A computed fold for an 82-nucleotide RNA from a Thermodesulfovibrionia bacterium, annotated as c-di-GMP-I riboswitch aptamer.
Lineage of the source: Bacteria > Pseudomonadati > Nitrospirota > Thermodesulfovibrionia.
It matches the Rfam family "c-di-GMP-I riboswitch aptamer". About the family: GEMM was predicted in a large-scale screen for bacterial structured RNA regulatory elements.
The coordinates come from a structure-prediction model, not an experiment, and the mean pLDDT is 79.

RNA sequence: CCGCCGAAAGGGUCAAACCCGGGUGACCGGGUAUCGCAAAGCCACCUGUCCUGAGCUUGUCAAGGAAAGAGGGGUUGUCGAA
Numbered sequence: 001c002c003g004c005c006g007a008a009a010g011g012g013u014c015a016a017a018c019c020c021g022g023g024u025g026a027c028c029g030g031g032u033a034u035c036g037c038a039a040a041g042c043c044a045c046c047u048g049u050c051c052u053g054a055g056c057u058u059g060u061c062a063a064g065g066a067a068a069g070a071g072g073g074g075u076u077g078u079c080g081a082a
Stems, first nucleotide, its partner, number of pairs: 012037002017032006035069001041075003045072003049066004054060001
């Protein structure tokens, strides 16, 4: 000096629930809340999950959506103890 790991410090974010609004819906935005998170920053490429539609005895098929706090992958990033 670099890598790995994850202490401390400064911080960041905000689950569920509730309220208001939007949407057929999954869900989203704002407020409150603060379970947690060292990438729980961002990305829908893959698997899985959810919604709408067709079909429907069961299955299935194609299309369009949702979700990054299910996992993988990509990408950006604070500090730098042992």